This is a predicted structure of a 75-nucleotide RNA (transfer RNA) from uncultured Acidimicrobium sp. Its mean pLDDT, the model's own confidence on a scale to 100, is 83. It matches the Rfam family "tRNA". From the family's description: Transfer RNA (tRNA) molecules are approximately 80 nucleotides in length. The RNAcentral record of the sequence draws on ENA. The source organism's lineage runs through Bacteria, Bacillati, Actinomycetota, Acidimicrobiales and Acidimicrobium.
RNA sequence: GGCGGCGUAGCUCAGUUGGUGAGAGCAUCCGGCUCAUAAUCGGAAGGUCGCCGGUUCGAAUCCGGCCGCCGCUAC
Numbered sequence: 001g002g003c004g005g006c007g008u009a010g011c012u013c014a015g016u017u018g019g020u021g022a023g024a025g026c027a028u029c030c031g032g033c034u035c036a037u038a039a040u041c042g043g044a045a046g047g048u049c050g051c052c053g054g055u056u057c058g059a060a061u062c063c064g065g066c067c068g069c070c071g072c073u074a075c
Base pairs, nucleotide, nucleotide: 001073002072003071004070005069006068007067010026011025012024013023019057028044029043030042031041032040050066051065052064053063054062
């Protein structure tokens, strides 16, 4: 340099045949339970879906460019 994969909540990830509020588990915070703690149960908060642009009535999802990480490959 070429090719491929990945980037979504603090962490690990789902969701990619475009569609009505963007989710789960863990963690955090509040509450129930307990003499208390753990476990457990309920609730809440937390996101420019890597960035910019395009297509579309509508984009996490499709297209282009760029950035970062990983792998393969070539000189």